About this RNA:
This is a predicted structure of a 351-nucleotide part of an RNA (small-subunit ribosomal RNA, central domain) from an uncultured organism.

[in-house]
Context: one part of a larger RNA
């Protein structure tokens, strides 16, 4: 609980698509459902309000009567909302022309490094640390040269730079494919925004099946440190990390900031494009604009920190969420999952 809020105090769903619903551009005609208004009826009595009467007053009681408001009927108004008809182009979309990009999927190729194997040279150490030891090495290691194999990741370029809804995306080339931005013209003519349920995607870890396994490395073993050391450091090392198919559906999934639209000083970087202007052959430079991405800052906002045209300012629309701490994201129930668990989600009690 018709209130106030959600960057950091409790609170924005991880992200998008979209059903119902809610909301919705400009001008005209018409209807009159919402809306406004006149009249009528009704809303028992008591009570309340007003005027008067009766008990010596009052309380009390009796008589008369009004208004607001609700509902129904009927007559009217037409600005706004809504319905209908016909129209428009500023929202939205389509086509034509350009353009940037680690956007996605698949395939092919490449070099550096690492480890291992083979061979050569070569000899006593190597490795590791704060110092050591475990470990490796005379069965020839480390180092170095040549050859081979494997797996994973792609130095420099690289940038508060780009792309993507988010998760995320970085060697090179090719094929297929999604979206954005810019410019002018043509077209459709409100086709829009949001979105309960629903659907899709969704890091890492984890699970199932089959491969693969260089390096790293939970668990585990050993060596140190220490009073102890189930750790931090060192030597090994299994799952895993990689691929294919399926599941899981969670994160400090963060800008801790939902989406859309409009308005409200500027300054300064940077990315893409257009124009001045292909000004000058060109690439630049300079100026203006649109779309992104940063920093500073005015008004304003804020408890402060800070935000500040990429708003946390000023407004409108729609959704989600919060309502003292603990108990507790627990129990129970239900749904989903192979499981791990996930989603939904209390109360007693206590302060």
């Nucleotide at each position: 609980u018709u209130g106030g809020g959600c960057g950091u105090a409790a609170a924005g769903c991880g992200u998008c698509c979209g059903u119902a619903g809610g909301u919705g551009g400009u001008g005209a005609a018409u209807c009159a459902a919402g809306u406004c208004u006149g009249c009528u009826g009704u809303c028992a009595a008591a009570g309340c309000g007003u005027g008067g009467g009766g008990c010596u007053u009052a309380a009390c009681u009796c008589c008369a009567u009004a208004g607001a408001g609700g509902c129904a009927g009927u007559g009217g108004a037409a600005a706004c909302u809504g319905g209908u008809u016909g129209a428009c182009u500023a929202g939205a979309g389509u086509g034509c022309g350009g353009u940037a990009g680690g956007g996605g999927u698949c395939g092919a190729g490449g070099g550096a490094a690492u480890u291992c194997c083979c061979a050569g040279u070569g000899u006593a150490g190597c490795g590791g640390u704060g110092a050591a030891a475990u470990g490796c090495g005379u069965a020839g290691a480390u180092a170095u040269u040549g050859g081979g194999a494997a797996g994973a990741a792609c130095a420099c370029c690289a940038g508060u730079g780009g792309c993507g809804a988010a998760a995320g995306c970085g060697c090179u080339c090719g094929a297929c494919u999604g979206g954005g931005c810019c410019u002018g013209c043509a077209c459709u003519g409100a086709c829009a925004c949001u979105g309960a349920g629903g659907g899709a995607c969704g890091a890492a870890a984890g699970c199932u099946a089959g491969g693969g396994g260089a390096g790293c490395g939970a668990a585990a073993g050993g060596g140190a440190u220490u009073a102890g050391a189930u750790a931090c450091c060192c030597c090994u090392g299994u799952a895993g990390u990689c691929c294919u198919a399926g599941c899981c559906g969670u994160a400090a999934a963060c800008g801790a900031u939902g989406g859309a639209u409009a308005c409200u000083a500027g300054g300064u970087g940077u990315u893409g494009c257009u124009c001045g202007u292909c000004a000058u052959c060109g690439a630049c430079c300079c100026g203006a604009g649109c779309a992104g991405u940063g920093c500073c800052g005015u008004a304003g906002c804020c408890a402060a920190c800070g935000c500040g045209u990429u708003a946390a300012g000023u407004a409108u629309c729609c959704c989600g969420c919060c309502u003292g701490g603990g108990g507790a994201g627990u129990a129970c129930g239900c749904u989903c999952g192979c499981a791990a668990g996930a989603g939904u989600g209390a109360a007693a009690c206590u302060c």